Two RNAs folded together computationally: RNase P RNA and transfer RNA, 475 nucleotides in total.

RNA sequence: CGGGCCGGCCGGGCGACCGCGUGGAGGAGACUCCCCGAGGAAGGUCCGGGCUCCGCAGAGCAGGGUGGUGGGUAACGCCCACCCGGGGCAACCCGCGGGACAGUGCCACAGAGAACAGACCGCCUCCCCCGCCGCGAGGCAGCACCACCGGGGAGGUAAGGGUGAAACGGUGGAGCAAGAGACCACCAGCGUGCCGGGCGACCGGUGCGGCUAGGCAAACCCCACCCGGAGCAAGACCAGACAGUGCACGCCGUCCGGCCGCGAGGCCAGGUGAGAGGGCUGCUCGCCCGAGUGCACGGGUAGGUUGCUGGAGGCCGUCGGCAACGGCGGUCGUAGAUGGAUGGUCGCCCCACCUCCCGCGAGGGAGGAGGACAGAACCCGGCCUACAGGCCGGCCCGUUCG
RNA sequence: UCCCCUGUAGCUCAGUUGGCAGAGCGCUUGACUGUUAAUCAGGAUGUCGUUGGUUCGAGUCCAACCGGGGGAG
Numbered sequence: 001c002g003g004g005c006c007g008g009c010c011g012g013g014c015g016a017c018c019g020c021g022u023g024g025a026g027g028a029g030a031c032u033c034c035c036c037g038a039g040g041a042a043g044g045u046c047c048g049g050g051c052u053c054c055g056c057a058g059a060g061c062a063g064g065g066u067g068g069u070g071g072g073u074a075a076c077g078c079c080c081a082c083c084c085g086g087g088g089c090a091a092c093c094c095g096c097g098g099g100a101c102a103g104u105g106c107c108a109c110a111g112a113g114a115a116c117a118g119a120c121c122g123c124c125u126c127c128c129c130c131g132c133c134g135c136g137a138g139g140c141a142g143c144a145c146c147a148c149c150g151g152g153g154a155g156g157u158a159a160g161g162g163u164g165a166a167a168c169g170g171u172g173g174a175g176c177a178a179g180a181g182a183c184c185a186c187c188a189g190c191g192u193g194c195c196g197g198g199c200g201a202c203c204g205g206u207g208c209g210g211c212u213a214g215g216c217a218a219a220c221c222c223c224a225c226c227c228g229g230a231g232c233a234a235g236a237c238c239a240g241a242c243a244g245u246g247c248a249c250g251c252c253g254u255c256c257g258g259c260c261g262c263g264a265g266g267c268c269a270g271g272u273g274a275g276a277g278g279g280c281u282g283c284u285c286g287c288c289c290g291a292g293u294g295c296a297c298g299g300g301u302a303g304g305u306u307g308c309u310g311g312a313g314g315c316c317g318u319c320g321g322c323a324a325c326g327g328c329g330g331u332c333g334u335a336g337a338u339g340g341a342u343g344g345u346c347g348c349c350c351c352a353c354c355u356c357c358c359g360c361g362a363g364g365g366a367g368g369a370g371g372a373c374a375g376a377a378c379c380c381g382g383c384c385u386a387c388a389g390g391c392c393g394g395c396c397c398g399u400u401c402g
Numbered sequence: 403u404c405c406c407c408u409g410u411a412g413c414u415c416a417g418u419u420g421g422c423a424g425a426g427c428g429c430u431u432g433a434c435u436g437u438u439a440a441u442c443a444g445g446a447u448g449u450c451g452u453u454g455g456u457u458c459g460a461g462u463c464c465a466a467c468c469g470g471g472g473g474a475g
Base pairs, nucleotide, nucleotide: 001398002397003396004395005394006393007392008391009390010389012349013348014347015346016345017344018343020037021036023034024033025032026031039373043384044383046382047381048380049379050378051231052230053229054228058285059284060283061282063227064226065225066224067223068082069081070080071079072078083097084095085094086093087092098222099221103220104219105216106215107214120161121160122157123156124155125154126153127152128151129150131140132139133138169187170186171185172184173183188212190209191208192207193206194205195204196203197202235306236305237304238303244297245296246295247294248293249292252273253272254271255270257268258267259266260265277289278288279287280286313332314331315330316329317328318327319326320325350371351370353368354367355366356365357364358363403474404473405472406471407470408469409468412427413426414425415424421458429445430444431443432442433441451467452466453465454464455463
């Protein structure tokens, strides 16, 4: 200098005027003055938590999520480190990365055969025809036999061809009629034992076994672990308004005790059985409550306060840790609307673009148009997505020079 | 603020154990007719909303994004 990889950061500045919102001060009021006023994603609402209300005797079944190992964290599907697999010359990047000898299911087309596989071509053995005629069954001829080519039949063979995403280990040898883990050596791979290293995933070495086990679980499923529901319009308080009507089901029985009553009987408390309906925020069992409940029509409300911003907070230093992060010390600290404020105009500067002019050139001047994505609404930790333009740091490869 | 559904031909919609994407209407060509309609015969038509992944193979399974519609208080 060229090409590339990774990490972090900014995302216009100053001034004037006008305008909007919270808070504060003044004023009888109109109004005046002062302070402060969006983000790295405030976004998508994809995960996790805080907070709030509801639920929570128990049991079972559903349902959802996560998925190498170790750690971090309030928690996570996030982050860090490592392992394994894949890509790259490298820096580095990517991986929903448990289980396919628990079971079920699927593997189209092509192909002979697609899951305890399969003889289409080929190779080999045996038999028939094997002189002539006939496509062929067969016919005619010949005393009889053997053999090549060719044709047919019966079988053997998984080495070779061909199909496919995938064909039941690879190479070599020995062997065989031809062949084959049927046998042997080496290699790959599987299972298993031992030794060494590591917290662990796993890695290295070595022995044995049978010779070979297909893929798909982002198909059902199995295994391990985790998960109660709803959400600040949650919830709490204050003020205010209103009118009921109709239909359906139920309001029961018995025993003991007490009280009242002349009596029939009534009332109170308890036990027991029945009981419309309701609760256990997915379902069932089971448990509990129970005198009112459910449905339809009609009527009223459309206000205020609070929750509401200081919190797993930011920054600096130091210590521990490879790191994520944690401990300690110091320091900073002002968005809180409720139809929803945070904006606009002008001037100067900055950035980069276009046109023109000057200059050999570096560059300078004038004019024009422009400066992204987007916007708090209970609050945090992440992920993902959007983003004009720009800055900083580290590393790798190549080339040249020293 | 929260939740749900949906996207396939010009329009309305099908598409299940993942295996060459269809139907009706419409369009178009021809026939019939003096002409049109109707009818008959034939034809064309798709990035399956986008991107990435799993798989031999994706409209279908998974993830992220984009658009449309609806609901609750």